[in-house]
RNA sequence: AAAAGAAAAGCCAAACCUAUCGUGAGGUGGGGACGGAAAGCUAUGGGUCUUGACCAAGAUCGCCAAGCUGCCUAAC
Numbered sequence: 001a002a003a004a005g006a007a008a009a010g011c012c013a014a015a016c017c018u019a020u021c022g023u024g025a026g027g028u029g030g031g032g033a034c035g036g037a038a039a040g041c042u043a044u045g046g047g048u049c050u051u052g053a054c055c056a057a058g059a060u061c062g063c064c065a066a067g068c069u070g071c072c073u074a075a076c
Stems, first nucleotide, its partner, number of pairs: 004073002011036002016031006034062001040068003044065003047060005
């Protein structure tokens, strides 16, 4: 360096409850842990979902790709 996910340290936080914002999908704060080695960031492509329906406007990166960045390390 590549590859991988054994160990340890630290990290994030699904469902659900709660406060709040939004018509909504959902967002944010608190509690809580099902999971995660990119469950970090970016809606670029596809998927799914919402509103409106003629073009459209949005949500989701914890659905999959892509791009950028990144912690630790046994064996090989």
Molecule: c-di-GMP-I-GGC riboswitch aptamer
Organism: Helicobacteraceae bacterium